[in-house]
Molecule: transfer RNA
Organism: uncultured Pedobacter sp.
RNA sequence: GGCCCCGUCGUCUAACGGUUAGGACACUGGGUUUUCAUCCCAGCAACCGGGGUUCGAUUCCCCGCGGGGUCACCA
Numbered sequence: 001g002g003c004c005c006c007g008u009c010g011u012c013u014a015a016c017g018g019u020u021a022g023g024a025c026a027c028u029g030g031g032u033u034u035u036c037a038u039c040c041c042a043g044c045a046a047c048c049g050g051g052g053u054u055c056g057a058u059u060c061c062c063c064g065c066g067g068g069g070u071c072a073c074c075a
Stems, first nucleotide, its partner, number of pairs: 001071007010025004018055001027043005048064005
């Protein structure tokens, strides 16, 4: 450098183009418990950036950025 794949809460992971962007763990507060742990309830927090298409984009297209795989180069 070519080609392919990926990018969502702190982490992991969902979401026929129309959801208040969901779940688990973590964290915070409360309850339960003699205490801790467990368990229960509640809360917090995310769509990589810019364009395009569309009535409507996290989702589709293009460019960029970042990460991974593979091939080539490494004279």